Notes
The RNA shown here (c-di-GMP-I riboswitch aptamer) has 75 nucleotides and comes from Desulfuromonas sp. Taxonomically the source falls in Desulfuromonas (Bacteria, Pseudomonadati, Desulfuromonadia, Desulfuromonadales).
[in-house]
């Protein structure tokens, strides 16, 4: 620095639900909350599921791969 990933240390994300909103929808946003997560930061590149005003657009990064960025330093 790079691999790595602890009964370390400061912490940090938010799953279902339930309120309020916006979409045609899948979903998304805010509040409560905690299922869990060492990349559950980020990007729709690939490739999967899902939706639709359907052959085109959308969504979902906490489905997988891959890309780029990042705390700490046991073994």
């Nucleotide at each position: 620095u790079c691999a790595c990933g602890a009964u370390a240390a400061g912490g940090g994300c938010a799953a279902a639900a339930c309120u309020g909103g916006a979409g045609c929808a899948a979903u998304c946003c805010a509040g409560u909350g905690a299922c869990g997560c060492a990349a559950a930061g980020c990007u729709g590149c690939g490739a999967a599921u899902c939706c639709c005003c359907c052959c085109g657009g959308g969504a979902u990064a906490g489905c997988c791969g891959a890309g780029c960025c990042g705390c700490c330093g046991a073994a």